[in-house]
RNA sequence: GGGCCCGUAACUCAGCUUGGACAGAGUGACACCCUUCUAAGGUGAAAGUCGUGGGUUCAAAUCCCACCGGGCCCG
Numbered sequence: 001g002g003g004c005c006c007g008u009a010a011c012u013c014a015g016c017u018u019g020g021a022c023a024g025a026g027u028g029a030c031a032c033c034c035u036u037c038u039a040a041g042g043u044g045a046a047a048g049u050c051g052u053g054g055g056u057u058c059a060a061a062u063c064c065c066a067c068c069g070g071g072c073c074c075g
Base pairs, nucleotide, nucleotide: 001074002073003072004071005070006069007068010027011026012025013024020058030044031043032042033041051067052066053065054064055063
C1' cells in the first nucleotide's frame, strides 16, 4: 500500500441482506417488595448523537461516499 470483517445502553449482543412510525434483549448498577440480615427470587424506572462527517430519500442503525478505531489476510 491492497482486500475482507467488526464498531448499537456500563458490559455481551440482536436488528442491517428487504429503509417505515417511541431502537431492543440479557447481564450489571439503582429504587422498592420479600428476608432478622445477606444471597437467591419478584417488581419498577433509568441508561443510546446506532464510531465520526457528508450524500440520497417524504423518511436512514439499515443504502452510497470519505474518514477514525480494532482484528485477520496479502504484498